[in-house]
Model confidence (mean pLDDT): 81 of 100. Predicted 3D model of a 147-nucleotide part of an RNA (small-subunit ribosomal RNA, 3' minor domain) from an uncultured bacterium.
Context: one part of a larger RNA
Order: sequence, then C1' cells, then structure tokens
RNA sequence: CACCGCCCGUCACACCAUGGAAGUUGGCCACACCCGAAGUCAUUACUCUAACCCGCAAGGGAGGAGGAUGCCGAAGGCAGGGCUGAGGACUGGGGUGAAGUCGUAACAAGGUAGCCGUACCGGAAGGUGCGGCUGGAUCACCUCCUU
Repeated sequence: CACCGCCCGUCACACCAUGGAAGUUGGCCACACCCGAAGUCAUUACUCUAACCCGCAAGGGAGGAGGAUGCCGAAGGCAGGGCUGAGGACUGGGGUGAAGUCGUAACAAGGUAGCCGUACCGGAAGGUGCGGCUGGAUCACCUCCUU
C1' cells in the first nucleotide's frame, strides 16, 4: 500500500507429524496343565556289606552302599491372559506452503445488524427455526449528569 481494502470455507497440488483400522510381527511378565534331569530329604518287605554290638561258629543286630517308590524341582511342551513396541491395505481430521478452483460468510447498517446456545438443512463459506446478548447503526422520545 488505507474498500481497486480486508477476509472465510470447500475443492485441487506438495510436504510434515498424528488418530482409527482387518490382519502381520517382536519383547517382557505372571498363572494353569503335561513331562520331568541333577540333587537334598522321606519311605523301603529287594540286593550287597571289613571295622561297632551279640555269638565258639553259622548267623543275627546296628550302621553304610546300591536299587525301587514318593515330595520338591531346572530345561522343555501346550493353551489362554496382561503390559509394551514395530509395521499395516484402507480411512479421519490437523499443520505448513509468492501468484490454482468455486463462491462472498465476517469487518461500514458489509448491503438480510452481528454474536452465543440449540435443532434441521446445504458444494463451501453458510441458511432457516427457537431462545438469549448488545460487544448494533439510524430516527424520535423520556430520565439523569456536565457546561
């Protein structure tokens, strides 16, 4: 730059971050069930056994070892759950971006005063109804204050 002003929303294009989302894929956590190594412990009517006890001896007892059984039990298996992350066809709005499209809603009484709430409607700004506010111009009147 001062109405040849200002300015609103849809649409189109580019980029950015973000919400939803069928499904995909990781991490962590605890729990239920299955299986169950090592090992401790417990039981043991099976097997073995120099020291100790009884016995002249055979043998017996105690203790020990092995085996067996049981409880606990790591890893593993299986199913469901919780928390958290990545990415996801498609989809929603948001932000930004000299000169795009459509209109012209607001700012002057902005050409239907505007705004707030709400309902319905409409390419879009928006329109209409109902209620509310003056942060409405204009004209007239009234009251009060100042000169």